[in-house]
Molecule: SAM riboswitch aptamer (S box leader)
Organism: Mucilaginibacter sp. SP1R1
RNA sequence: UACUUAUCCAGAAAGACUGAGGGAAAGGCCCAAAGAAGUCUUAGCAACCUGUACUGUAACAAGUCAGUAAAAGGUGCUAAUUCCUGCUCCGAUAUAGGGAGAUAGAUAAGAA
Numbered sequence: 001u002a003c004u005u006a007u008c009c010a011g012a013a014a015g016a017c018u019g020a021g022g023g024a025a026a027g028g029c030c031c032a033a034a035g036a037a038g039u040c041u042u043a044g045c046a047a048c049c050u051g052u053a054c055u056g057u058a059a060c061a062a063g064u065c066a067g068u069a070a071a072a073g074g075u076g077c078u079a080a081u082u083c084c085u086g087c088u089c090c091g092a093u094a095u096a097g098g099g100a101g102a103u104a105g106a107u108a109a110g111a112a
Stems, first nucleotide, its partner, number of pairs: 003110006013042005021031003026085003043078003048074003052069005082104001087101004
């Protein structure tokens, strides 16, 4: 980098250095010198993976699978629903608004 699977309306920020951008991209709409992005420190959220404890499945044990708990380790995350929209479909003719799906993206695990 491309592929497979799962999830994406919940949750959680302070300080130091530094100094103008950032929210993927397009359009919009926002955030930002009352300090963006980045780096570091500390803290937190969550529970994807590993490990741990317990429960169920099977006559027992181990293992598998499922669930629960906790949060030790590996990631991730800590403005706004993935900030919103686009493409298709639905009610009811159109707009606004609403719903479902797709595409794109993000994260985790796997595999080449």